[in-house]
RNA sequence: GGGGGCAUGGCCCAGCUGGUAGGGCAUCGGCUUUGCAAGCCGGGGGUCGGGGGUUCGAGCCCCCCUGCCUCCA
Numbered sequence: 001g002g003g004g005g006c007a008u009g010g011c012c013c014a015g016c017u018g019g020u021a022g023g024g025c026a027u028c029g030g031c032u033u034u035g036c037a038a039g040c041c042g043g044g045g046g047u048c049g050g051g052g053g054u055u056c057g058a059g060c061c062c063c064c065c066u067g068c069c070u071c072c073a
Stems, first nucleotide, its partner, number of pairs: 001072007010025004019056001027043005049065005
């Protein structure tokens, strides 16, 4: 320098064909317990790495950039 992949709540990961983002863990509250843990119920928390474009509508499509992984030279 070139090819490919990844980037989504605090952490790990999903998101079909473009239709308005979901799960687990963690955290908070409640129940239960003499108390703790476990268990059960419920809640909060993300605008999707950054910017631009296409579209009525973008996490998903297109372009540029950044970081990481990998292959080739």
The RNA shown here (transfer RNA) has 73 nucleotides and comes from Methanoculleus sp. Its Rfam family is "tRNA". By type it is a transfer RNA. The sequence is in RNAcentral, with records from ENA.